[in-house]
RNA sequence: CCUCGAAAAAGGCAAACCCGUCGUGAGGCGGGGACGCAAAGCUAUGGGCUCUUGGCCGUCCCGAAGGGGGGGACGGUUUAAGGCUGCCAGGCUACCGAA
Numbered sequence: 001c002c003u004c005g006a007a008a009a010a011g012g013c014a015a016a017c018c019c020g021u022c023g024u025g026a027g028g029c030g031g032g033g034a035c036g037c038a039a040a041g042c043u044a045u046g047g048g049c050u051c052u053u054g055g056c057c058g059u060c061c062c063g064a065a066g067g068g069g070g071g072g073a074c075g076g077u078u079u080a081a082g083g084c085u086g087c088c089a090g091g092c093u094a095c096c097g098a099a
Base pairs, nucleotide, nucleotide: 004097005096012037013036017032018031019030020029021028022027035086041092042091043090045089046088047087048084049083050082054078055077056076057075058074059073060072061071062070
């Protein structure tokens, strides 16, 4: 130095859940809290998972003298350009040192 990871030492992170906050949502952030983690440090690059504001279509309702147009409810469809690194892989970096 590489591999490896000890019923070692020092230190680290923090699932579920709760509170606050931002977001349509998935989820993010802060506080509490510990199921776990040797990269549970960083990175959405590949796979995977997840979400649906919006767009489009249909039906219905409101409204309108009529046309164009407008508002709303429900259903369908489409899109990642959104989210997840504590799902797997890739990339980058790193504490300790028994076998």